[in-house]
RNA sequence: UUUCCAGUUUCGCUUAAUCUCCGGAAAUGGAGAACGGGGGAACCAAAUACGGCAAUUUGUGACUCACGCACAAUGAGCAGUAUUGAAUUCUUUUAGGGGUGAAUUUUGGGACCUUGGCGCCUACGCCAAAAGUACCGAAUAGGGCGACUCUCUUGCCCGAACCCGUCAGCUAACCUCGUCAGCGUGCCAUAGAGAGAUC
Numbered sequence: 001u002u003u004c005c006a007g008u009u010u011c012g013c014u015u016a017a018u019c020u021c022c023g024g025a026a027a028u029g030g031a032g033a034a035c036g037g038g039g040g041a042a043c044c045a046a047a048u049a050c051g052g053c054a055a056u057u058u059g060u061g062a063c064u065c066a067c068g069c070a071c072a073a074u075g076a077g078c079a080g081u082a083u084u085g086a087a088u089u090c091u092u093u094u095a096g097g098g099g100u101g102a103a104u105u106u107u108g109g110g111a112c113c114u115u116g117g118c119g120c121c122u123a124c125g126c127c128a129a130a131a132g133u134a135c136c137g138a139a140u141a142g143g144g145c146g147a148c149u150c151u152c153u154u155g156c157c158c159g160a161a162c163c164c165g166u167c168a169g170c171u172a173a174c175c176u177c178g179u180c181a182g183c184g185u186g187c188c189a190u191a192g193a194g195a196g197a198u199c
Stems, first nucleotide, its partner, number of pairs: 011184004018033005034179006044169001046084005052078002057073005096167001097164004105139005114129006142158005148194004153189001
């Protein structure tokens, strides 16, 4: 000097997930602040029903061809009225629906086991269902980091997982819930502006 590994008082990152106080030997516990989530009126929105106005088109009738008139049907679109109740328990299912979250969407490839059928010239083979499923890639809406903040440029990443249980639009008051978990980019990526600290 470089690389790798370990540790972690400090410091930093993702996330709402932090801080303070009480009690206690400790653990379990309690409270407050702060941050975050869910439920929940009116108005609005959505769905359903009811009748109303109405462009256009078609048919019939009378009439001088057409236009116009009357009746019936069709009906883009416009506004109005009403409804979308409450509580409790159990079970099942699903192209239901919904929630937290950045984590949506498109596309390429693609099974084993099992079940059924057809063959069986040793080996076992083929077809269908399961299933275009599990899984493996490439992108993508969107999201994060590179150590004061913002903008430009740029590098590296993520693009999951879980929950409710037939049910929830928005939503003031009000009600209610959470405060886990997992990590380590660099002595500091570029340029500019601003802020702050020290001398």